Predicted 3D model of a 251-nucleotide part of an RNA (large-subunit ribosomal RNA, domain VI) from a Flavobacteriaceae bacterium. The RNAcentral record of the full RNA draws on ENA. The coordinates come from a structure-prediction model, not an experiment, and the mean pLDDT is 84.
[in-house]
Context: one part of a larger RNA
């Protein structure tokens, strides 16, 4: 552009695309079968590998704007406290996220219609033949059944509700996002918790500075301290302000 005007929600499912794997053990049963040795179909249950999707509660990684210890240096006039460099210097730990080596979870079963195969009935051919004419049972293979897209399926569906002469409603703008290259998507814009702040808590470092103290002194103690990126609530204190702008069937 198109699907009968718009909007907001809910859908069928033509069709496509994924996924289809396999051990070992246990009971049936040391049975059936077999002289002995050995030794099941059928059914059942339990555990694994591989693969594969989702997740981060547990274990790990990683976490260059967390926390802490430490070199060597320059610098705040000096102490003392810090800060800049030095692979994030380095070294120990590490929230969030994103992650695996973590965790869960998948293949089933059940139909349909068949291959070989194996049968019913059965005639040509008084028998006999699964076959000629009917009829059955047979496999990871086919059809579905699982999942996940999906009305451009121009064959353009289908259902609810709103609005229609003045709207309904989108969008520019801004506050962000478990969403992102841009765009889109979703939240939210003062009738408000969108993000920053602050405040509580969860977590992470490990007990901050100053100051008493105890020692000649390193140091140690008073003191679960101090500082903290993304977490989880509450909280209008900052910022989402004013405004434009699109569309509007038909008649």
């Nucleotide at each position: 552009c198109g699907u009968g005007a718009g909007a907001a929600g809910u859908u069928u499912g033509a069709g496509u695309g994924g996924a289809u794997c396999u051990g070992a053990c246990u009971c049936u049963a040391g049975u059936a079968c077999g002289a002995g040795a050995g030794g099941a179909c059928c059914g059942u249950g339990u555990u694994g590998g591989a693969c594969a999707g989702a997740c981060c509660u547990c274990u790990g990684g990683u976490g260059u704007a967390u926390c802490a210890g430490u070199u060597g240096u320059g610098c705040c006039g000096c102490c003392a406290g810090g800060u800049g460099c030095a692979c994030c210097g380095c070294u120990g730990a590490g929230u969030a996220g994103c992650u695996a080596c973590g965790u869960c979870u998948g293949g089933c079963a059940a139909g349909g219609a068949u291959a070989a195969g194996c049968a019913c009935u059965g005639a040509a051919a008084g028998c006999a033949u699964a076959u000629a004419a009917g009829u059955g049972c047979g496999a990871a293979a086919c059809c579905c059944a699982c999942c996940a897209c999906a009305a451009g399926a121009u064959g353009a569906g289908a259902c609810u509700u709103c609005u229609u002469u003045u709207a309904a409603g989108g969008g520019u703008c801004g506050u962000g996002g478990g969403a992102g290259a841009u765009c889109a998507c979703c939240a939210c814009g003062u009738u408000g918790a969108u993000a920053g702040g602050c405040u509580a808590c969860a977590g992470g470092u490990g007990u901050a500075a100053a100051g008493g103290c105890a020692g000649c002194g390193a140091u140690g103690u008073c003191a679960u301290a101090g500082c903290c990126g993304a977490g989880u609530a509450g909280u209008a204190c900052u910022a989402a302000u004013u405004a434009c702008c699109c569309a509007u069937a038909g008649a």
The source organism's lineage runs through Bacteria, Pseudomonadati, Flavobacteriia, Flavobacteriales and Flavobacteriaceae.